[in-house]
A computed fold for a 147-nucleotide part of an RNA from a Gemmatimonadota bacterium, annotated as small-subunit ribosomal RNA, 3' minor domain.
Context: one part of a larger RNA
């Protein structure tokens, strides 16, 4: 920069982050069932054994080992869910970007006064209906304030 002003939204372009999302990939903690190592504990045996007990001895008892076995039991497997993360066709708005497109909604009574709520319509700003507000101008009357 003072109306040759200011200014609104769609559309187009670029960049940035972000929401939704079929699907895909990965992780976590559990649940149910299956399987079940080591090991403790319990049971079992017709096997083994120097110490302790009985016995002259043979042998027997106790204790221990080994065998088989029951409960618990890590890891593993299966199933259906829960939860978290990443990614993703597509899609929504947002922000920013000297000179893009279309109109001209608002600011003066902005050329249909504007705004609020609601409904509806329209490329877009917006239009219209109903109700409300003056943070509207003009006109008339009244009251008041300043000079």
């Nucleotide at each position: 920069c003072a109306c040759c002003g200011c200014c609104c939204g769609u559309c187009a372009a670029g960049c940035g982050a972000u929401g939704a999302a079929a699907g895909c990939a990965g992780g976590g903690a559990a649940u149910a069932c299956c399987c079940g190592a080591a090991g403790u504990c319990g049971g079992u045996u017709a096997c083994c054994u120097a110490a302790c007990c009985c016995g002259c001895a043979a042998g027997g008892g106790a204790a221990g080992g080994a065998u088989c076995u029951g409960c618990c039991g890590a890891a593993g497997g299966u199933a259906g869910g829960c939860u978290c993360u990443g990614u993703a066709a597509u899609u929504g708005g947002c922000g920013c970007u000297a000179a893009g497109u279309c109109g001209u909604a608002a600011c003066a009574a902005g050329g249909u006064a504007g705004c609020c709520g609601u409904a509806u319509c329209g490329g877009a700003a917006g239009g219209u209906g109903c109700g409300g507000c003056u943070g509207g101008a003009u006109c008339a009357c009244c009251u008041c304030c300043u000079u």
Annotation: The source organism's lineage runs through Bacteria, Pseudomonadati and Gemmatimonadota. The coordinates come from a structure-prediction model, not an experiment, and the mean pLDDT is 82.